RNA sequence: GGAGAGAUGCCUGAGCCUGGUUGAAGGGGACGGUCUCGAAAACCGUUGUAACCGUAAGGCUACCCUGGGUUCAAAUCCCAGUCUCUCCG
Numbered sequence: 001g002g003a004g005a006g007a008u009g010c011c012u013g014a015g016c017c018u019g020g021u022u023g024a025a026g027g028g029g030a031c032g033g034u035c036u037c038g039a040a041a042a043c044c045g046u047u048g049u050a051a052c053c054g055u056a057a058g059g060c061u062a063c064c065c066u067g068g069g070u071u072c073a074a075a076u077c078c079c080a081g082u083c084u085c086u087c088c089g
Stems, first nucleotide, its partner, number of pairs: 001088007010028003020072001029047006048063003052059002065081005
């Protein structure tokens, strides 16, 4: 220098092909609970951040590596870039 794969929440990791109930499955972790004399295990529930509204409960908007674009609508399609991994030279 060329080619390919990847970047999603605390961690991991689907969803992209085929745009449409979605802050976003599943697993792990954490927190709370049930059970127990107590614990472990098991089972049940909860669990991103920020702005705005609200006394609160809650509501609402944005964010899927970054910046643009297409569209009524984008994690998903298009363009450019950054970083990681692999291969070729």